[in-house]
Context: one part of a larger RNA
RNA sequence: CUGGGUGUAAAGGGCGAGUAGGCGGCCCUGCAAGUCAGAUGUGAAAUACUGAAGCUCAACUUCAGAACUGCAUUUGAAACUGUAGGGCUUGAGUGAUGGAGAGGCAGGCGGAAUUCCCGGUGUAGCGGUGGAAUGCGUAGAUAUCGGGAGGAACACCAGUGGCGAAGGCGGCCUGCUGGACAUUAACUGACGCUGAGGAGCGAAAGCGUGGGGAGCAAACAGGAUUAGAUACCCUGGUAGUCCACGCCGUAAACGAUGACUACUAGGUGUCGGGUCGCAAAGCGAUUCGGUUCCGCAGUUAACACAAUAGUAGUCCCCCUGGGGAGUACUUUCGCAAAGAAUGAAAUUC
Numbered sequence: 001c002u003g004g005g006u007g008u009a010a011a012g013g014g015c016g017a018g019u020a021g022g023c024g025g026c027c028c029u030g031c032a033a034g035u036c037a038g039a040u041g042u043g044a045a046a047u048a049c050u051g052a053a054g055c056u057c058a059a060c061u062u063c064a065g066a067a068c069u070g071c072a073u074u075u076g077a078a079a080c081u082g083u084a085g086g087g088c089u090u091g092a093g094u095g096a097u098g099g100a101g102a103g104g105c106a107g108g109c110g111g112a113a114u115u116c117c118c119g120g121u122g123u124a125g126c127g128g129u130g131g132a133a134u135g136c137g138u139a140g141a142u143a144u145c146g147g148g149a150g151g152a153a154c155a156c157c158a159g160u161g162g163c164g165a166a167g168g169c170g171g172c173c174u175g176c177u178g179g180a181c182a183u184u185a186a187c188u189g190a191c192g193c194u195g196a197g198g199a200g201c202g203a204a205a206g207c208g209u210g211g212g213g214a215g216c217a218a219a220c221a222g223g224a225u226u227a228g229a230u231a232c233c234c235u236g237g238u239a240g241u242c243c244a245c246g247c248c249g250u251a252a253a254c255g256a257u258g259a260c261u262a263c264u265a266g267g268u269g270u271c272g273g274g275u276c277g278c279a280a281a282g283c284g285a286u287u288c289g290g291u292u293c294c295g296c297a298g299u300u301a302a303c304a305c306a307a308u309a310g311u312a313g314u315c316c317c318c319c320u321g322g323g324g325a326g327u328a329c330u331u332u333c334g335c336a337a338a339g340a341a342u343g344a345a346a347u348u349c
Stems, first nucleotide, its partner, number of pairs: 004319002007303002012316001014201002021194003025088007033081002035077008049065006091191001092188003095184004103177007110154001115149007125136002162169002206247006215241002220236004258315006266294002269291010298305002321349002331341003
């Protein structure tokens, strides 16, 4: 190289946009690079192969043939690929009309609750647990009423509901803004698919500078438990959690399932549209798009999957026994960080 795989056995990149590259719809015409056919030259000899012959046979040797599947030149063919030109509309996109949505960013507003502060009422407990204690409280707590401050999160609605490429997104209003869907068929006319590198986005934790700090809470302190208890339980409590800007670039970043296209029984619920029918706030039929469950064929080691894990095609990442090890070393990135990326071997079973 060929070959086999990647839901759970090793293996799908965290995610999209996109460069090079690979692959690519229907019709007509030309060219002839690939492709196919013929001819010529060459493809040394020996070896190897086939058929003969010579040593008594064989090994060995000799002769003839085919072959040397290649290369070059030349003459043709034009279906396919390529290329040049022309055309098409179904792929793709644009326009028009319409409704849905926690999609994103910014600004403003609201109520419930916790905590704290002030004042009133009020008195000896409160809190906490399996039971307690630490803790708080006669300097008046807990409880309750009124007022105020501040931060964070938005009960019900809420739904295998919705939106987003993924991470993710949930109070209300306004502004700006991305995408999807349905209908239409006016426009462009293959403009497409995938995508090595590279650049971008990317939960939480963590880092830098400056703010903020109610609740919660690593670390830490105390009380319990226990043989011990560097824990589980309790009382406290600092980073952090929040905001702005910058970094980090990882997760069971999961559907453990790459993207796109075509095809292949059905049934069921639900979300967003369209069309049709009906005594029409509704119901039924049908269709497009999303999502859930059941299930045939088929697939699968089984579990299961079942518009896909089926049948095919294009492109990319990745895997190749377990441990050593995602370690060492090198290099790159990062803040003279944390670490990330890349990524062995000896040895051992």
A computed fold for a 349-nucleotide part of an RNA from an uncultured bacterium, annotated as small-subunit ribosomal RNA, central domain. It matches the Rfam family "Bacterial small subunit ribosomal RNA". The RNAcentral record of the full RNA draws on ENA.